[in-house]
Order: sequence, then C1' cells, then structure tokens
RNA sequence: GCGGUGGUAGUAUAGUGGUUAGUAUUCGACGUUGCCAACGUUGUGACCUGGGUUCAAAUCCCAGCCGCCGCA
Repeated sequence: GCGGUGGUAGUAUAGUGGUUAGUAUUCGACGUUGCCAACGUUGUGACCUGGGUUCAAAUCCCAGCCGCCGCA
C1' cells in the first nucleotide's frame, strides 16, 4: 500500500429501515438478615466521527479514525 472484518452503557453482548435501543454485569437506593454475603425490587448509564439516501438510519451508501486478520 491492497483486501477482509469489527467499533452500541464502566465491562461483555443482542438488535438486517419505523418497538421506550434489549440482556447480563458493575454502580446507587430500598427490602430481607444480629452483621456480611447471597437473594428480591427499583434506579442511573450507550449507538466511533463527518456527510449522503429516505417520510423515517444503530441498521443502507461514501469518506475518515481506531482495533484485529490476511496479502504484498
């Protein structure tokens, strides 16, 4: 340099055009217990950047940035 693949809560991950962007975990509160742990209820928190297509984009297209794999 070329090709492929990925980027979504602190962490891990689901989501093939219209759903309140879901789940687990972390963290906070409450309940249970003599205390802790465990468990239960509840709350907080996310779409890599810019542009395009569309009535509507996390999703499709283009460019860029970053990670991984391969080729040279």